RNA sequence: CCAACAUCUGGAGCGAUCGAGGGACAUGGCCCUGCGACAUCGCCGCAACCUACUUCGGCAAGGUGCGAAUGCCAUGCGAUGGAGG
Numbered sequence: 001c002c003a004a005c006a007u008c009u010g011g012a013g014c015g016a017u018c019g020a021g022g023g024a025c026a027u028g029g030c031c032c033u034g035c036g037a038c039a040u041c042g043c044c045g046c047a048a049c050c051u052a053c054u055u056c057g058g059c060a061a062g063g064u065g066c067g068a069a070u071g072c073c074a075u076g077c078g079a080u081g082g083a084g085g
Stems, first nucleotide, its partner, number of pairs: 001085002005081004013043005021032003025076005044067003049063003053058001071077001
C1' cells in the first nucleotide's frame, strides 16, 4: 500500500515546556483556545483488540489504543486493532 473483519453515543487528567492557533482532510455548521489551547515530555489513569496467566467468571504483567464535546455534527470519508496478501 491492497482487500476483507471487528469496534467507533460508555470510560479515564494533573504537572512541566512552548506560544497561536486547534477539533484528520474538503465544504457547511458548531465548539475549544493568551484564565495558555494544539503539540511534546513526565506521571497518573481508562479500556480490554492481541499476547501471557486463569478456577474460563476473569486478570491487567507485556504490545497497541485512548483520557473536551457521539469519529463534535452533516455529506464524502476516516481512525484503531488483530489476522491475510
SAM riboswitch aptamer (S box leader) from an Acidimicrobiaceae bacterium, 85 nucleotides, folded computationally. The sequence was found by an Rfam model in a public genome assembly. The prediction has a mean pLDDT of 91. Lineage of the source: Bacteria > Actinomycetota > Acidimicrobiia > Acidimicrobiales > Acidimicrobiaceae.